[in-house]
Lysine riboswitch aptamer from Thermaerobacillus caldiproteolyticus, 186 nucleotides, folded computationally. The sequence was found by an Rfam model in a public genome assembly. NCBI's taxonomy places the organism under Bacteria, Bacillati, Bacillota, Caryophanales, Thermaerobacillus.

């Protein structure tokens, strides 16, 4: 001085980057609930099933029907703001807490191991989620992007090294770009 290993540090990707939080807006809905009124006549109710246990109920429970009144969450858009770039998600399995209590199950949060995906879109399909025909989620295919390697090939420029790009082919983020220290080797 080259170059590999190892570790730090800072950074890209994209105009729909990822997540979260506030405001508005529409959907949820004329639903849920609530009150009168009439009908009915023994159950009803708690997430799902079996049992406890509790509330309502012939002073009419539940249920229709009519009519007055009439939410919300969740999820969708829009816009500000905040942290970032395995941001973040998904899947499977353990633990815990709520969902009246016990087993079984779902739901919902948090945590924990293993695996998967570079990123968004767009299309298809599902018997999951969800009120839904919106959205999500898995799975597939299509492209497009960013990146890195290999071949070609084009420009600086006649020419080499290098630098910028075009095409094609492929691989994954534990990845790539830039920088420092650093251990051995030449």
């Nucleotide at each position: 001085c080259a170059a590999u290993g190892a570790g730090g540090u800072a950074g890209a990707g994209g105009u729909c980057g990822c997540a979260g939080c506030u405001u508005u807006u529409a959907u949820g809905a004329g639903u849920a609930c609530a009150g009168u009124g009439a009908a009915c006549g023994a159950g009803a109710c708690g997430c799902a099933g079996a049992g406890a246990c509790g509330u309502c109920a012939a002073a009419g429970a539940c249920u229709u029907c009519a009519c007055u009144g009439g939410a919300a969450a969740g999820g969708a858009a829009a816009a500000g703001c905040u942290g970032c770039c395995g941001a973040a998600g998904c899947u499977u399995g353990g633990g815990c807490a709520u969902u009246u209590c016990u087993c079984u199950g779902g739901a919902u949060g948090c945590u924990u191991a293993a695996g998967c995906u570079g990123g968004g879109g767009c299309u298809g399909u599902u018997g999951c989620c969800g009120a839904a025909u919106a959205g999500g989620a898995a799975c597939a295919g299509c492209a497009c992007u960013g990146u890195c390697a290999c071949g070609u090939u084009u420009g600086c420029a006649u020419g080499g090294a290098g630098c910028a790009g075009a095409c094609g082919u492929g691989g994954a983020g534990c990845g790539c770009u830039a920088u420092c220290u650093u251990c051995a080797u030449g």